The prediction has a mean pLDDT of 81. Transfer RNA from Geoglobus acetivorans, 74 nucleotides, folded computationally. The gene name in the source record is tRNA-Gly-GCC-1-1. RNAcentral records the identical sequence in 6 taxa. The sequence is in RNAcentral, with records from ENA, GtRNAdb and MGnify. It matches the Rfam family "tRNA". About the family: Transfer RNA (tRNA) molecules are approximately 80 nucleotides in length. By type it is a transfer RNA.

[in-house]
RNA sequence: GCGCCGGUGGUGUAGCCUGGCUAACACAGGGGCUUGCCGAGCCCCUGCCCCGGGUUCGAAUCCCGGCCGGCGCA
Numbered sequence: 001g002c003g004c005c006g007g008u009g010g011u012g013u014a015g016c017c018u019g020g021c022u023a024a025c026a027c028a029g030g031g032g033c034u035u036g037c038c039g040a041g042c043c044c045c046u047g048c049c050c051c052g053g054g055u056u057c058g059a060a061u062c063c064c065g066g067c068c069g070g071c072g073c074a
Stems, first nucleotide, its partner, number of pairs: 001073007010027004020057001028046006050066005
């Protein structure tokens, strides 16, 4: 340099192909219920789409460019 894959709450992932509901699940953090106390259980809350542009009525999702990481080729 070229190609492929990936980047989503504090952590690990799904969702993307096939655009549209409040972006889902588990763990973590906070509060509550329960309990003689703790734990467990149940309920609620906090917090996320790597950056810029384009297409569209509408983009995490499609297109282009960039950055970062991994793998392969040279």